Predicted 3D model of RNase P RNA and transfer RNA as a complex of 456 nucleotides. Rfam match: Bacterial RNase P class A. Rfam classes the family as a ribozyme. Gene Ontology terms of the family: ribonuclease P activity, tRNA processing and dimeric ribonuclease P complex. Model confidence (mean pLDDT): 77 of 100.

[in-house]
RNA sequence: AGAGGGCCGGGCGGCCGCGGCUCAUGCAAGUGAGGCGAGGAAAGUCCGGGCUCCAUGGAACCACGAUGCCGGGUAACGCCCGGCGGCGCCGAGCUAGUCGAAGGGUCAGGGAUAGUGCCACAGAAAGGAUUCCGCCCGGUCUCGGCCGGGUAAGGUCGAAAGGGUGCGGCAAGAGCGCACCGCGAUCCUGGCAACAGGGUUGGCACGGUAAACCCCAUCGGGUGCAAGACCGAAUAGGGGCGGCAUAUGGGCCUGGUUUCGGCUCGUCGCCCGGGUUGGUCGCUUGAGGGGCGGGGUGACCCGUCCCCUAGAGGAAUGGCCGCACAUCUGCUCUUGCCUCCGGGCCUGAGCGGGGGACAGAACCCGGCUUACAGGCCCUCU
RNA sequence: GCCGGCUUAGCACAGUGGUAGUGCAGCGGUUUUGUAAACCGAAGGUCGGGGGUUCAAAUCCCUCAGCCGGCACCA
Numbered sequence: 001a002g003a004g005g006g007c008c009g010g011g012c013g014g015c016c017g018c019g020g021c022u023c024a025u026g027c028a029a030g031u032g033a034g035g036c037g038a039g040g041a042a043a044g045u046c047c048g049g050g051c052u053c054c055a056u057g058g059a060a061c062c063a064c065g066a067u068g069c070c071g072g073g074u075a076a077c078g079c080c081c082g083g084c085g086g087c088g089c090c091g092a093g094c095u096a097g098u099c100g101a102a103g104g105g106u107c108a109g110g111g112a113u114a115g116u117g118c119c120a121c122a123g124a125a126a127g128g129a130u131u132c133c134g135c136c137c138g139g140u141c142u143c144g145g146c147c148g149g150g151u152a153a154g155g156u157c158g159a160a161a162g163g164g165u166g167c168g169g170c171a172a173g174a175g176c177g178c179a180c181c182g183c184g185a186u187c188c189u190g191g192c193a194a195c196a197g198g199g200u201u202g203g204c205a206c207g208g209u210a211a212a213c214c215c216c217a218u219c220g221g222g223u224g225c226a227a228g229a230c231c232g233a234a235u236a237g238g239g240g241c242g243g244c245a246u247a248u249g250g251g252c253c254u255g256g257u258u259u260c261g262g263c264u265c266g267u268c269g270c271c272c273g274g275g276u277u278g279g280u281c282g283c284u285u286g287a288g289g290g291g292c293g294g295g296g297u298g299a300c301c302c303g304u305c306c307c308c309u310a311g312a313g314g315a316a317u318g319g320c321c322g323c324a325c326a327u328c329u330g331c332u333c334u335u336g337c338c339u340c341c342g343g344g345c346c347u348g349a350g351c352g353g354g355g356g357a358c359a360g361a362a363c364c365c366g367g368c369u370u371a372c373a374g375g376c377c378c379u380c381u
Numbered sequence: 382g383c384c385g386g387c388u389u390a391g392c393a394c395a396g397u398g399g400u401a402g403u404g405c406a407g408c409g410g411u412u413u414u415g416u417a418a419a420c421c422g423a424a425g426g427u428c429g430g431g432g433g434u435u436c437a438a439a440u441c442c443c444u445c446a447g448c449c450g451g452c453a454c455c456a
Base pairs, nucleotide, nucleotide: 001381002380003379004378005377006376007375008374011323012322013321014320015319016318018037019036021034022033023032024031025030039358043369044368046367047366048365049364050363051224053222054221057260058259059258060257061256062255064220065219066218067217068216069083070082071081072080073079084109085107086106087105089104090103093099094097110215111214115213116212117209118208119207132155133154134151135150136149137148138147139146140145163181164180165179166178167177168176182204183202184201185200186199187198188197189196190195228281229280230279231278238272239271240270241269242268243267244266249265250264251263252262253261274455275454276453288307289306290305291304292303293302294301295300325356328353329352330351331350332349333348336345337344338343382452383451384450385449386448387447388446391405392404393403394402399436408422409421410420411419429445430444431443432442433441
């Protein structure tokens, strides 16, 4: 200097102020004292839960949505940890490259031999291939073409042309043959597994796309504290339209249908109109925080001790002064170096000035994402 | 606080993988004594920003920003 991770994010003192709570005082308004009072993201509302109500359910099928390598953690997750595999950015180094150790980065990373769709333009041809140019062979003839056949090695087009490189082979060619690499099938070994290594075999049959439909596996009822419960006040428990029905029937039972079981006797949906803008609970002790010890590579888990820390209504937690401090900057002096003699760079001291971000709980937790001046610590190169 | 929708030219809107369009407005021209109307022509776009998937993105996915709308209780 670079990369990765963790923590803090203003300190001390004085004065004035704000919101609850407790106590004292007062008929009351209030006054006094004590104690408490934002965050790592309180934010975005992107996921997962707790809690709440939807009279209470069981089963089958269907639809919709989400997730997606393997193993683990967790209340749960689309989060986290560890591992595997792919890609290539930094990288010592050398044989200087389409190389590359350790370490770091990144990946929506199931299935394209289950099926369907799509692949514009260009190009001969875009998906169970194809002869436009070229190459080769034969025929013909006016010796330059034409006709027939072979050929995917080369050219052309494109993001992509039906394995790649090399040798052999051939009229020219071609997995046509062989070696290595890739791919498929199968077997063995190691591993919980993803996967890795090796053997045999096939002559290539298998282009891309699933953040296209889809298939497979797993998971998922809706509703959000403006949920919901109680008390009080007031008004017109009013009106209209529509659906299913009139009891071996209808409606409802948490996406739809069916069945079993149940509740109810009218019920369900939409619209118009009337009244209130009060109080209490939910409400903060919780998958809570800190110290120590232990287990685990780690996420995390277990044991033990200590602590209680906002719960308000559109809603408080602020302002001023002083002192230090990180850091920035100006002037003066100073140490050393360079000099084109104008000065420049560096070290330290004194004085002065500026100066601490993003942001603001609203039922509560676990994550992710985004914003953030500056400081401290750890690991690796 | 919770839930839902939108963002494409100056304005209002189409376009849901394959060269970004329509109407109005604005500009130039024709017509007219002049203006309006009418007709002709040309211009004007980071498709709200960024990232990803794909050969290819306004369109599919993720994220951020901005704007708009709805949701109280009682009979």